[in-house]
The prediction has a mean pLDDT of 83. This is a predicted structure of a 1463-nucleotide RNA (small-subunit ribosomal RNA) from a Patescibacteria group bacterium. Rfam family: Bacterial small subunit ribosomal RNA. The organism belongs to Bacteria candidate phyla, within Bacteria. It was read from a public genome assembly.
RNA sequence: CUAUUUGAGGGUUUGAUCCUGGCCCAGGACGAACGCUGGCGGCGUGCCUUAGGCAUGCAAGUGGAACGAGCUAUCUUCGGAUAGUAAGUCGCGAACGGCUGAGUAACACGUAGGAAUCUACCCCUUGGUGUGGAAUACCUACUCGAAAGAGUAGUUAAUACCGCAUAAGAUCCAAGGAUGAAAGGGCGUAACUGCCCGCCGAGGGAGGAGCCUGCGGCCCAUCAGCUUGUUGGUAGGGUAAUAGCCUACCAAGGCUACGACGGGUAGGGGGCGUGAGAGCGUGUUCCCCCAGAAAGGCACUGAGACACGGGCCUUACACCUACGGGUGGCAGCAACCGGGAAUCGUGCGCAAUGGACGAAAGUCUGACGCCGCGACGCCGCGUGAGGGAUGAAGGCCUUAGGGUUGUAAACCUCUUUUGCCAGAAGGGAGACCGACUGGAGAAUAAGCACCCGCUAACUACGUGCCAGCAGCUGCGGUAAUACGUAGGGUGCAAGCGUUGUCCGGAUUUAUUGGGCGUAAAGAGUUCGUAGGCUUUUUGGUAAGUUAUGUUUCAAAGACCGGGGCUUAACCUCGGGAAGGGGCAUAAUACUACCAGAAUUGAAGAAUGUCGGGGUUACUGGAAUUGUCGGUGUAGGGGUGAAAUCCGUUGAUAUCGACAAGAACACCAAGGGCGAAGGCGGGUAACUAGGCAUUUCUUGACGCUGAGGAACGAAAGCUAGGGUAGCGAAAGCGAUUAGAGACCGCUGUAGUCCUAGCCGUAAACGAUGCUCGCUAGGGAUGGGGAAUUUAUUUUUCCGUCUCGCAAGCUAACGCGUUAAGCGAGCCGCCUGGGGAGUACGGUCGCAAGACUAAAACUCAAAGGAAUUGACGGGGACCUGCACAACCAGUGGAGCAUGUGGUUUAAUUCGAGACGAACCGAAGAACCUUACCUGGACUUGACAUACUAGUUGCACAUCACCAGAAAUGGUGACUCUUUCGAAGGUACUAGAACAGGUGCUGCAUGGCUAUCGUCAGCUCGUGUCGUGAGGUGUUCCCUUCAGUGGGGUAACGAGCGCAACCCUCGCCGUAUGUUGAAUAUUCAUACGGGACUGCCCGAGUCAUUCUCGGGAGGAAGGCGGGGACGACGUUAAGUCAGCAUGGCCCUUAUGUCCAGGGCUACACACAUGCUACAAUGGAGCCGACAAUGGGUUGCCAAGUGGUAACACGGAGCUAAUCCCAUCAAACGGCUUCUCAGUGGGGAUUGAGGGCUGCAAUUCGCCCUCAUGAACGUGGAAUUGGUAGUAAUCGCGGAUCAGCCAAGCCGCGGUGAAUACGUUCUCAGGUCUUGUACACACCGCCCGUCAAGUUAGUGAAGUUGGAAGCACCCGAACCUCGAUUGAAUCGGGGGAAGGUGAGACCAGCGACAAGAAUUAAGUCGUAACAAGGUAUCCGUUCUGGAAGGAGCGGAUGGAUCACCUCCUUU
Repeated sequence: CUAUUUGAGGGUUUGAUCCUGGCCCAGGACGAACGCUGGCGGCGUGCCUUAGGCAUGCAAGUGGAACGAGCUAUCUUCGGAUAGUAAGUCGCGAACGGCUGAGUAACACGUAGGAAUCUACCCCUUGGUGUGGAAUACCUACUCGAAAGAGUAGUUAAUACCGCAUAAGAUCCAAGGAUGAAAGGGCGUAACUGCCCGCCGAGGGAGGAGCCUGCGGCCCAUCAGCUUGUUGGUAGGGUAAUAGCCUACCAAGGCUACGACGGGUAGGGGGCGUGAGAGCGUGUUCCCCCAGAAAGGCACUGAGACACGGGCCUUACACCUACGGGUGGCAGCAACCGGGAAUCGUGCGCAAUGGACGAAAGUCUGACGCCGCGACGCCGCGUGAGGGAUGAAGGCCUUAGGGUUGUAAACCUCUUUUGCCAGAAGGGAGACCGACUGGAGAAUAAGCACCCGCUAACUACGUGCCAGCAGCUGCGGUAAUACGUAGGGUGCAAGCGUUGUCCGGAUUUAUUGGGCGUAAAGAGUUCGUAGGCUUUUUGGUAAGUUAUGUUUCAAAGACCGGGGCUUAACCUCGGGAAGGGGCAUAAUACUACCAGAAUUGAAGAAUGUCGGGGUUACUGGAAUUGUCGGUGUAGGGGUGAAAUCCGUUGAUAUCGACAAGAACACCAAGGGCGAAGGCGGGUAACUAGGCAUUUCUUGACGCUGAGGAACGAAAGCUAGGGUAGCGAAAGCGAUUAGAGACCGCUGUAGUCCUAGCCGUAAACGAUGCUCGCUAGGGAUGGGGAAUUUAUUUUUCCGUCUCGCAAGCUAACGCGUUAAGCGAGCCGCCUGGGGAGUACGGUCGCAAGACUAAAACUCAAAGGAAUUGACGGGGACCUGCACAACCAGUGGAGCAUGUGGUUUAAUUCGAGACGAACCGAAGAACCUUACCUGGACUUGACAUACUAGUUGCACAUCACCAGAAAUGGUGACUCUUUCGAAGGUACUAGAACAGGUGCUGCAUGGCUAUCGUCAGCUCGUGUCGUGAGGUGUUCCCUUCAGUGGGGUAACGAGCGCAACCCUCGCCGUAUGUUGAAUAUUCAUACGGGACUGCCCGAGUCAUUCUCGGGAGGAAGGCGGGGACGACGUUAAGUCAGCAUGGCCCUUAUGUCCAGGGCUACACACAUGCUACAAUGGAGCCGACAAUGGGUUGCCAAGUGGUAACACGGAGCUAAUCCCAUCAAACGGCUUCUCAGUGGGGAUUGAGGGCUGCAAUUCGCCCUCAUGAACGUGGAAUUGGUAGUAAUCGCGGAUCAGCCAAGCCGCGGUGAAUACGUUCUCAGGUCUUGUACACACCGCCCGUCAAGUUAGUGAAGUUGGAAGCACCCGAACCUCGAUUGAAUCGGGGGAAGGUGAGACCAGCGACAAGAAUUAAGUCGUAACAAGGUAUCCGUUCUGGAAGGAGCGGAUGGAUCACCUCCUUU
């Protein structure tokens, strides 16, 4: 100088958010264990389990200076002496030390005190130590016994034992007196005196021990009452000592909600671990105390024990035995067996420390000191240091360039801790340790875990929801940083991980430091006991409180400062604070207590007033139902629609009379009263309460309230009444797949009354009661006051509402009636499920109520709010969506596509809309991907390389075999600088080619679709804790998020519109092929239309929009097209193309022939042709546009009935051709309503064309044949104008064509739209939600199956404690006996019997619970969940559930009322 310096979070509920809330992780610790690994040293530490059993050895002896023999040795004067030894007697010790934690919840422990005690050895003081006696062990002899051992006789000593004397002090006392002790030994002396060690009496001390008391420290109330020596007294006994400690008698006490009694668990403390602390957990090593010594009981000895290595008895176990009887106790140190996940050597020494004995030497000491074993822990050291780039090799990865391992290695230089060798001061009982010195030598020495996030650290391969991982979330289904391996990396390091336990994080039991409207949580309400808290003021006391002093809280430990081991761990010295207990003194603000006073809290009185407050009695009208009578006739009733039902024996309807029971319209109102439940016709009686005013009385009398008591809707129960209506159950009728329901017709309990029980509800404001404080506006009920008498102002008590005052809240919301700010008291909560259940208890007639767990299981369950999506929710709007109209489809035949079936193959894909005349704008071969068969293997195709060969090859032509591919033969045959140089080809090899093989759920690109719907977003600002909101909502308007207005928004982007193409009008220019001119026409470039103008209307509104008009070719986006936002559908396509990965490689590749894709009981989709007279057939006559053409279009002409053929002009096209350019149309004739001259399928025959080829399998023509079909069921499609309908023409693909398809072109040319209720689709706003894979969602219960843990259960087994009785050892006690022995009585461990109560194990079976990818039945709940849901109760049903009665809103929607806001 210092000694209090200290607090971190994260993952996981959701599509996302905030909150609540649990689970999990990161830290530290350990007497640990397990896995892998392991160099050295120091210091510690090591049976946590069976207080299980223990072979063997040792752990308590010592004293010859207490005693007598014996033995050995030496000496000897032969008597003996000396030295040693030690069996016995005697003394002291053995009650310490050492071990363990079973028992114990207790004065056992801790702490602080106390009085009625004892104490050997030790210390101090004081007094004494005189004199006698009788025995006995050992020994000797004998006897019994297997042994252990025992007995009899004889003999002997003492500091062993017993007398006598003495008595300062001690004890007793009747105060006179009485009782009661001792031991000697050694040295020395000639012998005394003497010295030393002892012995006896007494006082004191120290240390030790016993006893009593206050306070403190576990769990269960599903243990609530316990107790008879119990509580106290008296007398006696007993103890070292107090005491019911024991006995007798007397009294009836004692303990308990501040937890008795009972049950469970446990040695306690100093301390130790953790923590910021408060705490929480723990009690190993070390220290203190207690308890125990195989289990139980008992005493003896002794200063001390009811005694671990003493005794007696009982029991269990073990051993010896001659079967008669004996012996033993490791929870001492080692060791062994067993148990267990698990815990060491049958070591050395008394040298040190300590202890026992001794005068001492010394002896003993498994206490202790040392050594050994174990990484079990803590601490320290090492496994090298410096240099070293070609960044070596190898490994791994790779975008193939490189990167990384990596200065790492090799290599060079250096050092030598540890280890090795040699020496050595010193230490040590020894074993051995060893400072220091020298030598050789980088030598002898690195692992473990992890690498998705939390959490530091990443790649490759293998695997393919498998194998496996996992602390939590979770990973793995073919590209796994999550499994396994490798490379690399990260962390720690002679260790590293895992498991277990404790604290922390966890403010997650909240004293510090939490909550309860909706998340778990306010008791249904009130009264009230104990308890807690309590107005103002004065005085006193000083218990709490505060201060000071003092004492104590052992040491060790912790902290601070020194010191010693080379450092540290470790050891050691010194120091002090805080805090706890006791005592003393002081203070008096507050709390408390005592005494006095006060009035504002509280209560009372007086006056007035209010109300569905309660109880009882009487009474009223309307309605309903029934009965009787009248009128009257065929229906009534009921429903979505019906039926059951009533009615011609007269219903319903209507009129009159009568009867009965229940409930009280209007007033009536979020208005009143009551503690809550609840209370409503009227009158009366009885009764309780609130409020206002007066400020009269008392004088804190108050608040809350554990237990307790009373009240307590509906349902339900008991007994007796009553019963009109309604109405669980039950019956019937409907509905339905079913309908144990919803709907309907009946209808019993019940609903009502009296008396009694039950005691629960969403008993709710989901908000406990009381008091005080903190802006307001409005409404309303009951009183009072004032004035200007009013829709006034103000005040008190209620009820209700708004609110961005503040404040609070996770948010919603609350907001003087608080969920704000404070105080007091009570109740309740601590993840979800299991479960408000089981067991136990209390109550109840029962139903059941109250109280109330655990095992097991999950990682969530939940609250509020957000964005979507959805609703058999709402509002508004749009669309050929409906409606209106026209024409169809669905029926027939045919064509085409698809499914299915078939097949060797019928290749593949597409599947609601958004697959199905789709990919395919052309399947006879080819295509072609499929099947059968035949062939090839560097290949049908591309690029290199190596080796060899060749001028032959290849190609072309011819011939042969073959179905062809292909093979064989022959002919033909390079450049050249003449080098096998180049090119080409072949053979062989190795790279590679190839794949319409798989994965569209690995992809690109493209496409469909919502949808040409009007939406989708962003920046800045702003609001919100946040997800998010706002903008984008609202009003008007539009095809439109189009435009305008308003507005915490202001702007912007992608979409819309426009810009582009085309048609319609005009102009200019040009014009070949068009017809000469003007035109038409073609091409190119321009103009034109914008609500521009006028009138009217809407609106707050200039704007904007709508209606009409003029002009104009065209009028309000003029018609059409292209153009498709953010996104959705893991939509479609790996077979158009591209492409990752996987797979095949004499085949899943390639070539060829034939077949198939064209099949055919059937079903669907899209079309064509029809069913006829608005028509068919024949003849005559008119009018287009788009397009195409040289491998082509093909004219004229000729032939053929025709398809077509011959022919060849013209045309590379405004010229020629297809192509008369057309048909519907017009005119005339015929047919005359028929399966007809409608219809043309099917089939036969004969031809034509294309093509190598027409059989499977093409098209066309002619003749003949002449099917169904007479306008089409349920259902369904397209179309709003040049549209539908109808008519023909052209083109692509293409040799030809199955095209009736597709894409275009023009001709003729309608009808209808009241309107938005409904269907469908879409958009915006709003609302509910338990959905978010988003309603094709979610989700409930029975049944069936597997697994698991609890519960009940006939019974059975065990445990522990007590009660009653029997028996009863050692021992104690009483009595008998002179004594001993012995006997008797009482107590007494163990044992036995009996009846109960408790705890635990097992248990056929039973009822529930939980859980388990794809079981069964239904559909209860979430939206108005399709009958709103839920709560209580009763009945009922396969199940969810349903129904009755009462209650809640935590119900959607619509209307009305009240209130609020604005003007």